[in-house]
RNA sequence: GGCGGUGUAGCUCAGCUGGCUAGAGCAUGCGGUUCAUACCCGCAGAGUCGACAGUUCGAGUCUGUCCGCCGCCA
Numbered sequence: 001g002g003c004g005g006u007g008u009a010g011c012u013c014a015g016c017u018g019g020c021u022a023g024a025g026c027a028u029g030c031g032g033u034u035c036a037u038a039c040c041c042g043c044a045g046a047g048u049c050g051a052c053a054g055u056u057c058g059a060g061u062c063u064g065u066c067c068g069c070c071g072c073c074a
Base pairs, nucleotide, nucleotide: 001073002072003071004070005069006068007067010026011025012024013023019057028044029043030042031041032040050066051065052064053063054062
């Protein structure tokens, strides 16, 4: 340099053929339980969906460029 994949919560990841409010597990905080801790149960916080444009009535999802990471080729 060329090609492909990938980027969503602190971490690991879902999110279907573009559609109504963006979710799960773990972690964290609070409460319940216990003599107490752990386990377990409940609740809560936490997101510019990598950035900027474009298409569309509507974009996490489609398109373009750029950035980061991974792989293959040279």
Predicted 3D model of a 74-nucleotide RNA (transfer RNA) from Kosmotoga arenicorallina S304. It matches the Rfam family "tRNA". From the family's description: Transfer RNA (tRNA) molecules are approximately 80 nucleotides in length. By type it is a transfer RNA. Rfam links the family to the GO term triplet codon-amino acid adaptor activity. Model confidence (mean pLDDT): 81 of 100. The same sequence occurs in records of 2 taxa.